[in-house]
RNA sequence: CUCCGAUACUAGCAAACCUGAAGCGAUUCCGGGACGCAUAGCCACGGGCCCCAUGCGGGUAGCCGGGUUGCCGAA
Numbered sequence: 001c002u003c004c005g006a007u008a009c010u011a012g013c014a015a016a017c018c019u020g021a022a023g024c025g026a027u028u029c030c031g032g033g034a035c036g037c038a039u040a041g042c043c044a045c046g047g048g049c050c051c052c053a054u055g056c057g058g059g060u061a062g063c064c065g066g067g068u069u070g071c072c073g074a075a
Stems, first nucleotide, its partner, number of pairs: 004073002012037002017032002020029003035062001041068003045065003048060004
């Protein structure tokens, strides 16, 4: 350095649900919460799925692939 990923360490994210806000909606955001996650960090490029007011529209990165960035170090 690469592969790999512990019932290890450190740091982190936060499903369902509840409260408030935005949106026609999918869904998103603040706070609470904790099912899980080694990228559950970031990017809609390809596929999938979802929504719509059907358009040169939108959502999902916690569906998969890809790109990019990155913590730790047992076997």
Molecule: c-di-GMP-I riboswitch aptamer
Organism: Desulfuromonadaceae bacterium